This is a predicted structure of a 106-nucleotide RNA (SAM riboswitch aptamer (S box leader)) from Pseudarthrobacter sp. NamE5.

RNA sequence: UAACCAUCCGGAGCGGCUGAGAGACCUGGCUCAAUGACGCCGCAGCAACCCACUUGGAGCAGCUGGUACCUGCCCAUGAAGGUGCUACUGCCAGGACCGAUGGAAA
Repeated sequence: UAACCAUCCGGAGCGGCUGAGAGACCUGGCUCAAUGACGCCGCAGCAACCCACUUGGAGCAGCUGGUACCUGCCCAUGAAGGUGCUACUGCCAGGACCGAUGGAAA
């Protein structure tokens, strides 16, 4: 970074620094912002995409004469690690080679 897959109406904020715009882009709205927004840093939290596992399952498959055990998968659960996220539904409507995040691969 072209292409691929999944998700994007749920959830979660304090402190310090900074100082004027910010909510990705265009048009139109709406909103946040000198009572300091946005951003950066620290801490805290949310979540469960990846990954290591925990616990549960009268679930599925393999194994077996059959059951159990075991193995793999699936569902739920918790959350150590890697990301991500923590105003407003991706703020809303329309638009476009739309965008963001994760995964896998080159």